[in-house]
RNA sequence: GUAUGUUCUCAGGGCGGGGUGAAAUUCCCCACCGGCGGUAAAUCACUUCUGUGAAAGCCCGCGAGCGCCCUCCUGAAAUGAGGGGUCAGCAGAUCCGGCGAGACUCCGGAGCCGACGGUUAAAGUCCGGAUGAAAGAGAGCGGGA
Numbered sequence: 001g002u003a004u005g006u007u008c009u010c011a012g013g014g015c016g017g018g019g020u021g022a023a024a025u026u027c028c029c030c031a032c033c034g035g036c037g038g039u040a041a042a043u044c045a046c047u048u049c050u051g052u053g054a055a056a057g058c059c060c061g062c063g064a065g066c067g068c069c070c071u072c073c074u075g076a077a078a079u080g081a082g083g084g085g086u087c088a089g090c091a092g093a094u095c096c097g098g099c100g101a102g103a104c105u106c107c108g109g110a111g112c113c114g115a116c117g118g119u120u121a122a123a124g125u126c127c128g129g130a131u132g133a134a135a136g137a138g139a140g141c142g143g144g145a
Base pairs, nucleotide, nucleotide: 004142005141006140007139008138009137010136016030017029018028019027031125032124033114034113035062036061037060038059043054044053045052046051057112058111065090066089067087068084069083070082071081072080094110095109096108097107098106116128117127118126
């Protein structure tokens, strides 16, 4: 340094102003937010000047959620509880211009998107499942050759 085992910790942001209305943080106008891994070229940081690191909501994937399937429960179902991601589905959204050999990542501009249930009225931003789960990140301990 490394295959790999195990334990622990951590792991999501955002409605401010105005309008209508009996009622809206849900509609309309202006505003605000952007999980994780990968990819990276002039941006940013550092530098021994060789490089190193950071850097994408809409590029490639992943996660949670819904759905679906299975088990338990039932006479049978529903509800409920538990399980399943090599589970087929829902699972979002980008263009134009510039530089350049090279950019959906840089610079400029204009756009677009956001689970389920609830609600005096339709929710990315409120409440709830959730003191949950988890992509993953870090640390400790062990460890074949």